[in-house]
RNA sequence: CUAGCGGGAGGCAUAAUACAUGCAAGUCGAACGGGAUCUCUUGAGUCGCAAUACAAGGUCGUGAGAGUGGCGUACGGGUGCGUAACGGGUCUGCAACCCACAUUUAUCUAGGGGGAUAGCCCCUCGAAAGACGGAUUAAUACUCCAUAGUAUCACCAGAUGGCAUCUGAAGGUGAUUAAAGAUUUAUUGGUUAAGGAUGGGCAUGCGUGACAUUAGCUAGUUGGUGAGGUAACGGCUCACCAAGUCAGCGAUGUCUAGGGGUUCUGAGAGGGUGAUCCCCCACACUGGUACUGAGACACGGACCAGACUCCUACGGGAGGCAGCAGUAGGGAAUAUUGGUCAAUGGAGGAGACUCUGAACCAGCCAUGCCGCGUGCAGGAAGACGGCCUUAUGGGUUGUAAACUGCUUUUGACAGGGAAGAAAAACGGCUAUGCGUAGCUAACUGACGGUACCUGUAGAAUAAGCACCGGCUAACUCCGUGCCAGCAGCCGCGGUAAUACGGAGGGUGCAAGCGUUGUCCGGAUUUAUUGGGUUUAAAGGGUACGUAGGUGGCCUAUUAAGUCAGUGGUGAAAUUUUGCAGCUUAACUGUAAAACUGCCAUUGAUACUGGUAGGCUUGAGUAUUGUUGAGGCAGGCGGAAUUUAUGAUGUAGCGGUGAAAUGCAUAGAUAUCAUAAAGAACACCGAUUGCGAAGGCAGCUCACUAAGCCGAUACUGACGCUCAGGGACGAAAGCGUGGGUAGCGAACAGGAUUAGAUCCCCUGGUAGUCCACGCCGUAAACGAUGUUAACUAGCCGUUGGCGAUAUACUGUCAGCGGCCAAGCGAAAGCGUUAAGUUAUCCACCUGGGGAGUACGAUCGCAAGGUUGAAACUCAAAGGAAUUGACGGGGGCCCGCACAAGCGGUGGAGCAUGUGGUUUAAUUCGAUGAUACGCGAGGAACCUUACCUGGGCUUAAAUGUUAGUGAUCGUCGCCGAAAGGUGACUUUUCUUCGGAACACGAAGCAAGGUGCUGCAUGGCUGUCGUCAGCUCGUGCCGUGAGGUGUUGGGUUAAGUCCCGCAACGAGCGCAACCCCUAUCUUUAGUUGCCAUCAGGUUAUGCUGGGGACUCUAAAGAGACUGCCUAUGCAAAUAGUGAGGAAGGUGGGGACGACGUCAAGUCAUCAUGGCCCUUACGUCCAGGGCUACACACGUGCUACAAUGGCAAGUACAAUGAGCAGCCAUCUCGUGAGAGAGAGCGAAUCUCAAAAAGCUUGUCUCAGUUCGGAUUGGAGUCUGCAACUCGACUCCAUGAAGGCGGAUUCGCUAGUAAUCGCAUAUCAGCAAUGAUGCGGUGAAUACGUUCCCGGGCCUUGUACACACCGCCCGUCAAGCCAUGGAAGCUGGGGGUGCCUAAAGUCCGUAACCGCAAGGAGCGGCCUAGGCA
Repeated sequence: CUAGCGGGAGGCAUAAUACAUGCAAGUCGAACGGGAUCUCUUGAGUCGCAAUACAAGGUCGUGAGAGUGGCGUACGGGUGCGUAACGGGUCUGCAACCCACAUUUAUCUAGGGGGAUAGCCCCUCGAAAGACGGAUUAAUACUCCAUAGUAUCACCAGAUGGCAUCUGAAGGUGAUUAAAGAUUUAUUGGUUAAGGAUGGGCAUGCGUGACAUUAGCUAGUUGGUGAGGUAACGGCUCACCAAGUCAGCGAUGUCUAGGGGUUCUGAGAGGGUGAUCCCCCACACUGGUACUGAGACACGGACCAGACUCCUACGGGAGGCAGCAGUAGGGAAUAUUGGUCAAUGGAGGAGACUCUGAACCAGCCAUGCCGCGUGCAGGAAGACGGCCUUAUGGGUUGUAAACUGCUUUUGACAGGGAAGAAAAACGGCUAUGCGUAGCUAACUGACGGUACCUGUAGAAUAAGCACCGGCUAACUCCGUGCCAGCAGCCGCGGUAAUACGGAGGGUGCAAGCGUUGUCCGGAUUUAUUGGGUUUAAAGGGUACGUAGGUGGCCUAUUAAGUCAGUGGUGAAAUUUUGCAGCUUAACUGUAAAACUGCCAUUGAUACUGGUAGGCUUGAGUAUUGUUGAGGCAGGCGGAAUUUAUGAUGUAGCGGUGAAAUGCAUAGAUAUCAUAAAGAACACCGAUUGCGAAGGCAGCUCACUAAGCCGAUACUGACGCUCAGGGACGAAAGCGUGGGUAGCGAACAGGAUUAGAUCCCCUGGUAGUCCACGCCGUAAACGAUGUUAACUAGCCGUUGGCGAUAUACUGUCAGCGGCCAAGCGAAAGCGUUAAGUUAUCCACCUGGGGAGUACGAUCGCAAGGUUGAAACUCAAAGGAAUUGACGGGGGCCCGCACAAGCGGUGGAGCAUGUGGUUUAAUUCGAUGAUACGCGAGGAACCUUACCUGGGCUUAAAUGUUAGUGAUCGUCGCCGAAAGGUGACUUUUCUUCGGAACACGAAGCAAGGUGCUGCAUGGCUGUCGUCAGCUCGUGCCGUGAGGUGUUGGGUUAAGUCCCGCAACGAGCGCAACCCCUAUCUUUAGUUGCCAUCAGGUUAUGCUGGGGACUCUAAAGAGACUGCCUAUGCAAAUAGUGAGGAAGGUGGGGACGACGUCAAGUCAUCAUGGCCCUUACGUCCAGGGCUACACACGUGCUACAAUGGCAAGUACAAUGAGCAGCCAUCUCGUGAGAGAGAGCGAAUCUCAAAAAGCUUGUCUCAGUUCGGAUUGGAGUCUGCAACUCGACUCCAUGAAGGCGGAUUCGCUAGUAAUCGCAUAUCAGCAAUGAUGCGGUGAAUACGUUCCCGGGCCUUGUACACACCGCCCGUCAAGCCAUGGAAGCUGGGGGUGCCUAAAGUCCGUAACCGCAAGGAGCGGCCUAGGCA
C1' cells in the first nucleotide's frame, strides 16, 4: 500500500512503572455452642382458616450471617529483579536426613477427670479501623491421671556387614511419652509403631560468560579439640589452639546475564538464541525478621523500617494486579473490565454439593503456518481504445474483451443437524453373611443451532504489491536536463536516461507484497576440521634459562590415555522415519529410531604415559693439534694534523660554479728546524676472518673465552624449545670527574635566492675521547626465530685431516656465485631453502585515527614498555605488465642549433584579427595546427545583420478542376515591392488537343535557427616521421612477451648476420606524371642548313625534315664495372665510362592512430526549435566605424642607387557580351574610326632586372612617396556613405630599426618582371603559376626545439599542463576544556538502633509451671 474465506497456533521484547473497579481459596452442621428467616400446627381474632399483624409450639421441616474447631491456603497461576552461584545441567553419594494427606502391615481406643475461652448478653472508649472490661457457655479446642512397646533416652552385650569414620541383629535392666468423638447400627474418625511410595533437604566429580589497562586475595579467614544449634553433615555459631587457605590450569575485583530441554542457521565443526510448551531456580512495593505448620521465612498471612497512594473529626488508620480482564504511562509495538464449570484437574465434604480468571470455550489482530477461492470451455472482424513504429502499413495489449455454452467451491438464503457424555450419585434388579461387585432405567453441553449434510438463485460476492542498468527473472516511449531525484554494492542524472518521474508492456510473488531491524550462512575473513609471517598485516635486537610443551634404541611390567563389548542413565515434548485421525495440509495421535553425553563394569595392549633394568648413535667430558680485527687490562710506535718558538722570505693567502666573510706589512700563505698535544691506525685489505647479536683492524706482553679437525677413552638421553625472569645490547642522549689535536649539531657571519631559518664557504659550543653510573632504542636487516632429519649438481674460497707437494683427489666445518626437482601472487628462493617433514616460542587479521589517549610500570630527564576507543574512508597495500613522463643514461635524425644570406619587431600605407563603438557593425576560424583564413574579388545584388514598408500554401517545382489571355501596354499612388484603373483578348492544330499564362482547394513548404560534444563526407596537425600490426608456434597463472630485441648498415622495420621463432599485412622504396640526354616515327599554324624565287626588310613564297621545336613510342642508371675495407649487407674513391652516379631534381601519393582538432554557413543528415514568422519580397543603411593592441604584407630610408635617353633576351597563360593590330584625337587615363583571330596562324605583349651613355654627389636630397587641393577618364541603373585610373599641384613619417623572432642548403636564398582565376568595375601590395639574373655557408652535435630506437626510475594512466603536502576564511561533523550545577552504583568507618530469634534475670503477677518487665548479642534502616 492492499485485503474474499476457513483451519490450527501465537499475541507488553519497553516502565520488576503506578494502579480505579470486578473477580482469582475456600470448604465441612456427619466436630461444636447456637440459630435469623421461611414453612407447618395451635391460639387469639373472625360469619368463615378468607386476609393480615400478634402470641405459643414443632417430636426428624428449612437452614442465612458471624464465631470455635478440622483440613486447605507452601498447590495451581504470574514475572525474570537479583544471581557467574552447587544457581542450573549431568553422573553419583547420604553409614549425616525429614516426609501431612494417600497406601500396606500391626497396636490401642470407646477408660476416668479438670479448668478455661470465642460466640451470645451487658456496658465503656474511638470519626473510623478497632479496642478495654463484666457475666455466662460448648467441642474431634486445651489439659491431668491410667494403660503400652519393634517408640525415645541411658547402661550392658556384641553376631553381621562395611573402603573408612563405623554399623549395630537377637537379648537384658531402668526411665519417659498416647488417644475423640460424630452419626445411628452400617460405618467413619482418632492414637502409637514399622515398611514402601511420593515429595523434599544436604554433599561431591565434571563441564557451564567478558575483561589482566583487575595480580595478588583472605582473620571465622584455613584446619584441629570441645560445646551449642539443626530434620541432618558442616565455622552453621561460640571458646581455645595452630597458621594456614585460594591464585598465572586466572584467585580477588569490575561489567553483563536466570539456567536447561530446546530453537534458528550451517555439509559438518561451529555461531546465534532461551518467545509459546515442559523441568529447575529466584522474586512478590523496597529492605529486614521471625511465627504457625508435615511443608514457608509464605504473591491475594503477620511484625518492623522506608518510599508512594488513599481516608480522617488531625487524635489516628488503610493498601500492595510480576493472578484474569482492564486503566494511565512508557514505547515502533502486543488483545475482551466476555461465557461456563459441560469436559480435564484441584480444595473441602460421608455425600448431594460448594469453590475454582487453573482449565475449556468464545471475542480482537493477515502476527506467522496450512488449505481453498476469485471461474471453466469455445470465441479472430485478431474489434474499439491505449502504447510503440521504418507511419496509406505493421507490431503489441490479445482469446484478452464482447458473444455462446457449462459449472457453483466460497459467499447469501432455506431446511436438517452432531461427536465431544462417560460416570459419580440416586432408583431398580442380580450375586453375597457383611464389605462389595455386576447389570440396568433416568439425569447432565459453556462452545452452539456451531461443525457437517441437503436444497434454491446466480459468474453471480472476491487481486493486489514490488520490481524491470549489472548482481537478478523482466524494455520501450514521453517528461526532466548534475535540476528534480534514485541508490543494498558498483553507480545513474550536465538535451536522444532500459538507472530519476509518468505511461504502455513485461517479470516475480500472491491475500498478501514491499521496507526496516536482528541472527546464522556465503566468510578457509580467527583457520580444531581449515590460514598465515623475505617484499602484501605479521619473526621478539641477541643469546642464557625457570615453569610448561616436546623428545633416541632394546626388554619386562602396569593399564592412566587409547580401542572394543555389556549394563545403567540421558524426563516428556521437540527432531527423523513408518502408520493412523480430521475431505487434504498445517495440526494431532501412535510406534520405532535418535538424543553423537555421563557413569559403571569386563576385556585388548600396538602406540603415548608410569615403573624397573639395559644400550650408544643424540648430548657431554678428557686428550693431541690448529685458527682468527673474539674479549679485557698494560706498555710501545711511526705518518699526518694543529699549535708554539726560532729561521728564510714577501704580498698576498684561503675559498668557490663564481664570490665574499675570514687570515695577512704588528710579516700571513710557502719552506726549514725544534717542541708539545690529542685522536685515529695508510699500504697489507679481499663476495677474507672472528663473535650470540650489538660489534671487532698499528705492534707487543699478561689474563681469558670460543670454534674446527684428528685419534682414542669415559658418562649413559643427561636432549630441544622456552611464557614470566635475570644478562648483553650501535649511535644519539643524561649524571659526576677528567681530556679536547682534528671534526663538528646549536649559533654567528658571507654567499645563493623572489625569499633561503637549506644545499656551498669562513668560524665555532655541546659532543666525539677516558673512568664510573644510567638509558634500552635503530632500515638492531638476510626486512627470513631456534633445533633436528631428508632432497641432483657445477665453480670459487677460508681452517683442519690423509701423503711429502694448493699437481690432483677425497672428507669435515665455514664463506660466496650459478642452477635440477620443488616452492612462490610474482619478483625470486633453491643442502647457508622461502623445498619436504617434526618440536617449541614469538607475532598478524582492511586503511586512517595511532604506536596516539587513559591507566599501570621502568627512568634523573629525554623518554621506553604495555596499549585502546569514538569518529572517518572504500579503499590502503604487494609483485609484475604496457604506455607516458624524467632539469636519468646510451645511439641517431631534422634549416633543430651552429656557419651564412635576407627579413620581422621602429616609419607610412594595404589587409586580417582582438577590443571598443553602433540600430547593425551578420556568422565562423583562436598556441604550434586562427589572424592577405572560409572570401579565387561586400557600391546595389552578394547578405546571412539593422531600420522601415509588404505577403501568409507562401519565392520555386509537381499534380489538377477551370479560365483564355489574368500576359502585355498605358495612367495614377508609392522609395520600391506592390496596389489600383483603363485598353487589348495569344500561338499551333490532324479540331481530339497541345504549348504558354493565370489558377480556387488539397497534398507535399521554408529556415545561413540550435547542437561539429549525436553524425556522414571533407580537411588541418604530429609527419613523408619510420613506424603500426597479424597468423601459427614458443614463453608466462595472467596482463603480456617473443617476432619488432642484439651486432652492423641505411634516407628508411633499407638490407645483412645472429636468434624460439617462422611467415605475412598496412606503411618505406618501386610502379604514375613533369624535367635533364639520345633514338625512331610524324612535319602544321612550328623550323629553315642546303636549292630556287622575291622584298628596303621579314620562312614572305616554292620546297625541305637536316636542326630547333612540337607529341607519341622507346633507350638510358642497376653500386652494373674497377680499387680499398668488410663474413655479408654495405661504405669510401677528383676512379672509369656516361647527358645524368649512388633515391639524378621536382610532383602526386600521408600506415595504426592522436588532438570529443575544424566545418550543421559548401553539401548531406538524427534530434530539438519557429510557422500572419526565426519563413519570404522590397528600399535605405551596415559588414568599409576608430582613443587603441597584435599578425601578415607592400613601399622605403638610397649611389651595388634615383632620373633621362638608347638597346637585348623569356616562359606560363588568356581571348567573341572577348583580345583588339593599325590610323586619328588627347600631356594622359582614354575616345573615335577599324583589319585579324574561337587562335603553335591574330591579339593581349612593352618583358623587367641587364647592357651603353649622360646627370645627380650624401642632403630629408633629383631619396621617399603618404596626405591633401584642383581637373578629368572609365565601368556601372547608381561611385555620397564606399570604386579604380590619369594629369597638375602638395611632398608626412622615414637616415636600416630594443628585447626578440622568421625563412632558406642550389638553379635554392636573394632579386627582376610576366600571366591567370574571381570579375561590369575594383580597393590585388593578396593567391596561384611562369620564366630572367643568380649567391654565401655547414667545423660540428655540447646546448635550444621536435622526433625515432634501446635501457632505467615512477606513488603518473585525463598519462608531468600528471600526481600531491601543509596552513588558512566561512560552514558542517565528531570529540574535548571550562566558572560552576547535578545524579547513580559500590566500599569503608563511627554513632545510634526498630521488629524479631536466642541467652540472662532477685524485687511485680502466679500455689506451681510460667509470665510481665528489664538487660545482652546480632541486624535492616538512619549519619558521615
Small-subunit ribosomal RNA from an uncultured prokaryote, 1424 nucleotides, folded computationally. The sequence is in RNAcentral, with records from ENA. Its Rfam family is "Bacterial small subunit ribosomal RNA".